[in-house]
Order: sequence, then structure tokens, then C1' cells
RNA sequence: GGAGUCGGCCGGGCGGCCGCGGAUACGAAAGAUCCGAGGAAAGUCCGGGCUCCACAGGGCGUGACGCCGGGUAACCCCCGGGGGGAGCGAUCCCACGGAAAGUGCAACAGAAAGGAAACCGCCGAUGGCCCGCAGUCCGGGCACAGGCAAGGGUGAAACGGUGAGGUAAGAGCUCACCAGCGAUCCGGGUAACCGGAUCGGCUCGGUAAACCCCGUCCGGAGCAAGACCAAAUAGGGAAGCGUUUGAGGGCGGCCCGUCCGAUGCUUCCGGGUAGGUCGCUGGAGAUACCGGGUAACCGGUAUCCAAGAUGAAUGGUCGCCGCCGGCCGUUUCGCCGGCUGGAACAGAACCCGGCUUACAGGCCGGCUCCGCAU
Repeated sequence: GGAGUCGGCCGGGCGGCCGCGGAUACGAAAGAUCCGAGGAAAGUCCGGGCUCCACAGGGCGUGACGCCGGGUAACCCCCGGGGGGAGCGAUCCCACGGAAAGUGCAACAGAAAGGAAACCGCCGAUGGCCCGCAGUCCGGGCACAGGCAAGGGUGAAACGGUGAGGUAAGAGCUCACCAGCGAUCCGGGUAACCGGAUCGGCUCGGUAAACCCCGUCCGGAGCAAGACCAAAUAGGGAAGCGUUUGAGGGCGGCCCGUCCGAUGCUUCCGGGUAGGUCGCUGGAGAUACCGGGUAACCGGUAUCCAAGAUGAAUGGUCGCCGCCGGCCGUUUCGCCGGCUGGAACAGAACCCGGCUUACAGGCCGGCUCCGCAU
């Protein structure tokens, strides 16, 4: 200098003016003061708190998860480790229990895709046929019965590999070594697992985010949870008054009069609705320091309080500065000046811990590989 890999962080700044939501131990009011989105507030995919409902105990079913150790309120999360795979490497990926319980599946190709098979091929010892020679022996031939699975070919995958013996040809058929599996044992490790020894039968294919089996976990619904206050109208209950001896109402108030008038009128109670209040934000809280731990994380001390809306606020505009780009001028270039354009994803709604996904532009750090120079 180049290429790569992993981790962390920022997500424009300051000010003026006009607005919006909330709080206040300010004020009579007007107002004043303070606070007012995110790293993902998102998807609502996991886990918990909280609330209500259900519940003696257990089971079925459904679903999720599945190497080991640790962290945590908990987890399908995180950290550390083991095993497998990719990469020269830093590093990355893995749904990583069981396929010698059972069932199923495997396109195309191929003889054959699971207890079997033979297209080319090899053999044809034995039996058969023919020939030498009429017969036997013996020799030769055919490839008819039959034998074989070494070689070729197909496939993602074809029933261990290499060598030797053996055979008609072959084959774990036998042997040696190697690989794999199982059993027993030794050493290391908390463990997963790693390393090794002996023996065994000789090899038992793949697929479980296919059914299934084994193990672990799981009651349901969600802040529109839930609690409280509570209007009008209608309806429910109770008491009182009243039905021609007329409660009550209309004719503006009162008296008279007149009209209407009994499923009525008045008062009270209770449920629910509209509406309102609480739940609501001080918490597995934030920051700094110290200590423990490889780490995730945990403990201690100090300081701080950081949106709480409900048709739902968190905005608009102007100026200056910063960032990125374009044009022009100047200039060898750098730089400088002028004009102009751009700046992501997104947006709280009970609260936390995670995961996943989106993101203009930019900053910092660890590590790896290659080249060059010393």
C1' cells in the first nucleotide's frame, strides 16, 4: 500500500420566531419554568412481569425444544467449550437425541435404490452337446444348464479399502494392515468429548424442519387485561298519590273557567351505556467508579429521574455552521470564493429481556492474508 474479517459507536449542531402534549411545593389570571421518540419506537417471532378467568391430583391430545457447562426473572436468548462442515487464514455456518423399534419416501438414469439384482463382462470346475477314435480314460471345442460380482457402465447415493492367498472364474471365502461399528479397560477433562489398548462378528446404506420413538417444557386470555365514578332515553324493583268525589299536564304566572287525562304521576333504589378517573410509568431503571468472572453476567458505592398521548402531542419556518455532490471563477495542484442541489430507515401507546428485519452518510478499534521497503 492492497485485499479481507470481526466488534463497537454516531444518526447533524447552535440560535430566533410561531405552534402542539404533559408536569409544577410558581401565579388571581394572563402567563412563567421544566420535560417531550428510536436504534430499531418496526415485525409481533420467542421469554417474563402485571391483570382477570379456570384449577384436588394425574393423564390424553396439541405445540415447542433437543451436544456439554455456565448466565438469567425466564427463554426458541446470550457466553464459554466439544463435534461436524467451508476458508491459506482472521473467521463463518450447523434443527447437533434415535435410521441393527415400526411405517413411508428416493425424480431422471440404471440390471438393481434395500434383504436384493446382472446390461456389457468373467467363468463354464460340475452336468449337457460336438470332435479327436467305435467305447472308457485323456485332450480339444460350444456357451446349453448353470456359476460369479473382480472390471466397465448409471446415479447424489450401489452393500468397506489396499495387498496376498485361494478359485473354473470370483467373493471377508481366508489372512495381514487400514477405516468403521460394538463390548471391556486405561489415561486426560466438571462434562460434551479426546487419546490409547485388547477382543468380537466381519461391514449392519440414505432420509426424522417425513410419520414416528425417547427426553424436557407448556392452563387460558390479554392494558380493548382489569378496577372505580357515573348522565340522558328506554326498561326493572320498591314506596306514596290517583282513576269521574280527577293525581298530573296544556291555555305565559295566580284564581275561576275550559281542554286533555289513567298501560298514569312523584320520589327512591339497583344494573348497564355515553362520558370520565385509575391502571400509566421509579424500573429485572440510567450513568460513573470499584470489585469478582476468560466471558455472558453478578455484587457494592455515589449521583440522577429520562414522553405518557387516547383520533392520539413530540411540528413548522428563518439564519449561521458542519457533511456529501454538481456548475462557474481563480489556481500547476492543493486550497479559496460564488451559485445551486441533497441528507436514510422509521416513528412511542402497559412495561421489560431477546431475536429478526430496514437503514443515506460517517467514525473508531481488534485480527488475518498478500506485496514492497528497512
The prediction has a mean pLDDT of 78. A computed fold for a 374-nucleotide RNA from a bacterium, annotated as Bacterial RNase P class A. Its Rfam family is "Bacterial RNase P class A". From the family's description: Ribonuclease P (RNase P) is a ubiquitous endoribonuclease, found in archaea, bacteria and eukarya as well as chloroplasts and mitochondria. It is recorded under the gene name rnpB. The sequence is in RNAcentral, with records from ENA.